[in-house]
RNA sequence: CCGCAUAUCUGGCCUAGUCCCGGAGCAUCCGGGAGCGGAGGACCCACUCUUUUGGGGUUAAUUCUUACGAUUGUAAGGAGGGAUGAGAAUAUCUCUUUCGCCAUCCUACCCGUCAGCUAACUUCGUCGGCUAAAGCGAAGGAGGUC
Numbered sequence: 001c002c003g004c005a006u007a008u009c010u011g012g013c014c015u016a017g018u019c020c021c022g023g024a025g026c027a028u029c030c031g032g033g034a035g036c037g038g039a040g041g042a043c044c045c046a047c048u049c050u051u052u053u054g055g056g057g058u059u060a061a062u063u064c065u066u067a068c069g070a071u072u073g074u075a076a077g078g079a080g081g082g083a084u085g086a087g088a089a090u091a092u093c094u095c096u097u098u099c100g101c102c103a104u105c106c107u108a109c110c111c112g113u114c115a116g117c118u119a120a121c122u123u124c125g126u127c128g129g130c131u132a133a134a135g136c137g138a139a140g141g142a143g144g145u146c
Stems, first nucleotide, its partner, number of pairs: 010132005018034006035126006045116001054114001055111004062079007080107006093143009
C1' cells in the first nucleotide's frame, strides 16, 4: 500500500415491524401504552350457486414453456410484479413529485376442509434482512423574488 473476515459506532436501505413507561433474576426476560399493520365478524348489498378440479389469507412475490419427478416439487429460460441508485455539484432562488432508459438485486410465506362485503365487537403482529458504493435524461407541482 492492497485484499479478505469479524466486532463496535455512525450514516443509509427493504419491511407494518417504530417510540415511550414500569418491573425483574437486568445486553438475553416479563408487562403496559402510543403509533403502524393484519384477521374474524350484522342489517343492507353481492353471490343463486357452491362444494378435491378443494377453498382462503398476508404480500411486490403471479404466470407460461422445457426437462426431471408418483404428488407437493427441483432446475433453466420467458413474461409479469417489486426494491435501490446516496451526498455534493449543475439544472432552478428554495423545497418536492412523477416518468423513461441504464445498472444491480428480489420474486416469499401462511391457514388446514373453513371464512363474500360488513357497524358494534373480538383478536393477532410489531420480525427479519442488507449496505460503505452509488448513473443519465425528461416532464410537472408548491413557495419565494423581480